[in-house]
RNA sequence: GGGCCCGUAGCUCAGCAAGGUAGAGCGGCGGAUGGGUAACCCGUAGGUCGGGGGUUCAAGUCCCCCCGGGCCCA
Numbered sequence: 001g002g003g004c005c006c007g008u009a010g011c012u013c014a015g016c017a018a019g020g021u022a023g024a025g026c027g028g029c030g031g032a033u034g035g036g037u038a039a040c041c042c043g044u045a046g047g048u049c050g051g052g053g054g055u056u057c058a059a060g061u062c063c064c065c066c067c068g069g070g071c072c073c074a
Base pairs, nucleotide, nucleotide: 001073002072003071004070005069006068007067010026011025012024013023020057028044029043030042031041050066051065052064053063054062
């Protein structure tokens, strides 16, 4: 220098094919149970979807550039 993959909640990740209400588990908080903690159960909060621009009625998703991480080639 070239190519590919990844970046979404505090953590681990789905969602991208075929654009249409942003989700799961764990963790946090509250409740119930319990002598009490844990576990189990119920509820709840938490997101500029890495950044910027573009296309579109509408972008996590499509296009372009950039940033960070990984792998391969040279």